The part of an RNA shown here (small-subunit ribosomal RNA, 5' domain) has 474 nucleotides and comes from an uncultured prokaryote. Its mean pLDDT, the model's own confidence on a scale to 100, is 81.

Context: one part of a larger RNA
RNA sequence: GGAUGAACGCUGGCGGCGUGCUUAACACAUGCAAGUCGAACGAACCUUCGGGUUAGUGGCGGACGGGUGAGUAACGCGUGAGAAUCUGCCCUCAGGAGGGGGAUAACGGCUGGAAACGGCCGCUAAUACCCCAUAUGCCGCGAGGGGAAAUGAAUUUCGCGCCUGAGGAUGAGCUCGCGUCUGAUUAGCUUGUUGGUGGGGUAAUGGCCUACCAAGGCGACGAUCAGUAGCUGGUCUGAGAGGAUGAUCAGCCACACUGGGACUGAGACACGGCCUAGACUCCUACGGGAGGCAGCAGUGGGGAAUUUUCCGCAAUGGGCGAAAGCCUGACGGAGCAACGCCGCGUGAGGGAUGAAGGCCUCUGGGCUGUAAACCUGAAGUUAGUAAUUGCAGGUCUUGACGUUAACUGCAGAAGAAGCGCCGGCUAACUCCGUGCCAGAAGCCCCGGUAAUACGGGGGGUGCAAGCGUUAAUC
Numbered sequence: 001g002g003a004u005g006a007a008c009g010c011u012g013g014c015g016g017c018g019u020g021c022u023u024a025a026c027a028c029a030u031g032c033a034a035g036u037c038g039a040a041c042g043a044a045c046c047u048u049c050g051g052g053u054u055a056g057u058g059g060c061g062g063a064c065g066g067g068u069g070a071g072u073a074a075c076g077c078g079u080g081a082g083a084a085u086c087u088g089c090c091c092u093c094a095g096g097a098g099g100g101g102g103a104u105a106a107c108g109g110c111u112g113g114a115a116a117c118g119g120c121c122g123c124u125a126a127u128a129c130c131c132c133a134u135a136u137g138c139c140g141c142g143a144g145g146g147g148a149a150a151u152g153a154a155u156u157u158c159g160c161g162c163c164u165g166a167g168g169a170u171g172a173g174c175u176c177g178c179g180u181c182u183g184a185u186u187a188g189c190u191u192g193u194u195g196g197u198g199g200g201g202u203a204a205u206g207g208c209c210u211a212c213c214a215a216g217g218c219g220a221c222g223a224u225c226a227g228u229a230g231c232u233g234g235u236c237u238g239a240g241a242g243g244a245u246g247a248u249c250a251g252c253c254a255c256a257c258u259g260g261g262a263c264u265g266a267g268a269c270a271c272g273g274c275c276u277a278g279a280c281u282c283c284u285a286c287g288g289g290a291g292g293c294a295g296c297a298g299u300g301g302g303g304a305a306u307u308u309u310c311c312g313c314a315a316u317g318g319g320c321g322a323a324a325g326c327c328u329g330a331c332g333g334a335g336c337a338a339c340g341c342c343g344c345g346u347g348a349g350g351g352a353u354g355a356a357g358g359c360c361u362c363u364g365g366g367c368u369g370u371a372a373a374c375c376u377g378a379a380g381u382u383a384g385u386a387a388u389u390g391c392a393g394g395u396c397u398u399g400a401c402g403u404u405a406a407c408u409g410c411a412g413a414a415g416a417a418g419c420g421c422c423g424g425c426u427a428a429c430u431c432c433g434u435g436c437c438a439g440a441a442g443c444c445c446c447g448g449u450a451a452u453a454c455g456g457g458g459g460g461u462g463c464a465a466g467c468g469u470u471a472a473u474c
Base pairs, nucleotide, nucleotide: 001474002473004471006470007469008468009467010466013344014343015342016341017340018339019337020336021302026300027299028298030297031296032295035060036059037058040057041056043054044053045052046051067255068254069253076180077179078178079177080176081175082174085172086171090168091167092166093165094164095163096162098132099131100130101129107122108121109120110119111118112117138145139144152160181227182226183225188218189217190216193215194214195213196212197211198210199209200208230252231251232250233249234245235244236243237242257278258277259276260275261274280291281290282289283288308334310333311332312331316330317328318327319326320325348376349375350374357368358367359366360365385399386398418463419462420461421460422459423444424443425442429458430457431456432455433454439446
């Protein structure tokens, strides 16, 4: 000198764009953050008889989006390669959907419990479930084996769906080369350990698991152990090499009160799903139950320190739906904070008898200073975005922000300057007070009676809605 997610002191006019718990992955009151489909199904209720509403069964989605950085020194990440794999929705191609059956929730009856939530009996539907048939494809050398489907709305071809197979796309799992912090005051580590065979398991390779066999495997090119840490694109600095760093944005990973487990599913070992153990909190009729903000706001606590319990789905995107639409604390916006960057303003022109006041003085005067008063005259900077469609054009409609920006008019100098420094480094000097005191200080140092170094005044200098200090960093 640069730079910061900064804090503190003094001060503070406006706008645009960003940023805002770095500490306790501490505990959380309250509200919201994931639903949707009646064009799959029975039923109930309402009805203007057109239709509508909905708890339940069923489908798709709750594996995305959002948060955090605890753990992890690891194929976790980065980069390059690979083979033994899966992939809902989407696209392309080929073929198909024949026949039959038994249940069950809702509902009704009875009944348990304080509640959470149940139990028994009976009835019923489906794109829910099951069986038979059929099958290019699957397994098998072969004989042979085993395996599918769903219809509904509308009725007019169409269109949305269902099943099987092949390919694509996308996403994901797995393997390997290389790279990836510190400590040797950590030198030896390892028994599923290293390899093989048989078997099991997985979508898939593999000690992934298991039985048997062999005795291997790693290590001063640093194993093991210990400490620290999410990694990267990047960011800051630097001429570069390098050093430091990993907030915001983007990619990957990991986690969801703590530990363990699986279920469902194309996909999870699942933040707002389930079971279980633990700690904590709450309800209870003491028998038993409920909960998980590292989602958005917000509260307590910790801390030098970090915001509103706001508005809206108008835009972009996502889920569901044929659609209308519904949901969306993603997102778009507004609010708070000079926290940062950038821009603008706080006036412009004229105005000397160089007014008054203040300060200095060699008492002549000098400085503040064109500064003020006074006159004239009139106002500042910057900025938007689409969707509805297969595509193109036209027309209509849709705005949370929004009392927006912009524009027009009116009033009117009216509403707007501070902070640090002035011994040298380092731009900027004098007077008074103080008297090794009070104090200053980044270093050298200053202060003991003329202090340009302390405190105040005047003046000056530097930056300016900021200026200084502190912290860590290049």